[in-house]
Context: one part of a larger RNA
RNA sequence: CCCAGGCGAAGGAACUCUGCAAUUUACUACCGUAACUUCGGGAUAAGGUAGGCUCGUUCGCGUGAUUGCCCUCGCGGCAUUAAGCGCAGACGAGUAGCAUAGAAUAGGGACUAGCGACUGUUUACCAAAAACACAGGACUCUGCGAAAUCGCAAGAUGACGUAUAGGGUCUGACGCCUGCCCGGUGCUGGAAGGUUAAAAGGAGGGGUCAGCCGCAAGGUGAAGCCUCGAAUUGAAGCCCCAGUAAACGGCGGCCGUAACUAUAACGGUCCUAAGGUAGCGAAAUUCCUUGUCGGGUAAGUUCCGACCUGCACGAAUGGCGUAACGACUGGUCCGCUGUCUCCGCCUGGCACUCA
Numbered sequence: 001c002c003c004a005g006g007c008g009a010a011g012g013a014a015c016u017c018u019g020c021a022a023u024u025u026a027c028u029a030c031c032g033u034a035a036c037u038u039c040g041g042g043a044u045a046a047g048g049u050a051g052g053c054u055c056g057u058u059c060g061c062g063u064g065a066u067u068g069c070c071c072u073c074g075c076g077g078c079a080u081u082a083a084g085c086g087c088a089g090a091c092g093a094g095u096a097g098c099a100u101a102g103a104a105u106a107g108g109g110a111c112u113a114g115c116g117a118c119u120g121u122u123u124a125c126c127a128a129a130a131a132c133a134c135a136g137g138a139c140u141c142u143g144c145g146a147a148a149u150c151g152c153a154a155g156a157u158g159a160c161g162u163a164u165a166g167g168g169u170c171u172g173a174c175g176c177c178u179g180c181c182c183g184g185u186g187c188u189g190g191a192a193g194g195u196u197a198a199a200a201g202g203a204g205g206g207g208u209c210a211g212c213c214g215c216a217a218g219g220u221g222a223a224g225c226c227u228c229g230a231a232u233u234g235a236a237g238c239c240c241c242a243g244u245a246a247a248c249g250g251c252g253g254c255c256g257u258a259a260c261u262a263u264a265a266c267g268g269u270c271c272u273a274a275g276g277u278a279g280c281g282a283a284a285u286u287c288c289u290u291g292u293c294g295g296g297u298a299a300g301u302u303c304c305g306a307c308c309u310g311c312a313c314g315a316a317u318g319g320c321g322u323a324a325c326g327a328c329u330g331g332u333c334c335g336c337u338g339u340c341u342c343c344g345c346c347u348g349g350c351a352c353u354c355a
Base pairs, nucleotide, nucleotide: 002349003348004347005346006345007344008343010341011340014339019336027051028050029049030048031047036041038173052095053094054093055092056091057090058089060087061086062085063084067079068078069077070076096100108334109333110332111331112330113329114328115326116325120132121131136171137170138169139168140167141166142165148157149156150155174321175320176319177318179251180250181249184248185247186244187243188242189241190240193239194238195237199233200232204228205227206226207225208224211220212219213218252270253269254268255267256266279313280310291307292306293305294304295303
């Protein structure tokens, strides 16, 4: 030097990615307690005061002889309480110390945003989260030998359940809501027409060969056998016709126009299946960008509130809010501190040096 601890003048986050770490706080009683709120909470909110010991007075409670009453009469039951003892307080007076929750145990707090409602779950051994789950919502399949799943099968799970049930998918408490598009893909329904497999069918062709023709080479060639094979018939599917978006998904461009300017409620035109509604918006989404304005600071690429020019938000791949909750993620303040200005000392240990 390093490691584990202890203390520290003045300052008090100036440290740093970040108050990381370490302080502060901490108990009990009493007083007091805001916004907001789903009226439960928030809340131990915040913020204060008191606390030892001795004596006295006193409230309450427990135990409790006695006394009274009742009786199926006994070592019975009920009620009542004195003294004493015990427990826990209240009030008053006094008293010691620097200090009385005297040690130990033992919340720092407040404000404001984002995300997720919540308690839970997770990468055993670098991630605990905004990820997963969740109650709730929706769509869809399934009529029971159910659908779905495992298995070649038998069989089994589902379920000794029966649509208020079971499976799958998406969303994710609650509140307000959830717009338009069915052209593509998917799913469901339809069956007139087109296409179409195996199969049926067998027009026709080929091979072989008796026979026939020929001097020969060769030609022709019935039946049988082998083989190729057209027309025609032929289901679902596909084409086709509809429906369906809390199915997969999608949700425009150009030009002109108002009595300053600017802007465009308005008009024109092209394209589309339809052209993004409500709400939100430089956002966990904004490139330009440290956008612009306001707030906070002496000074703010972060933060909060607005604006809308949304490169490239948007409605169950849910939209926007939301009390409570969070070892979540930003920003601010109070308190507090060796995080720092700036380091010092102490205790123990490792190491090192000497003997």
A computed fold for a 355-nucleotide part of an RNA from Aquiluna sp., annotated as large-subunit ribosomal RNA, domain IV.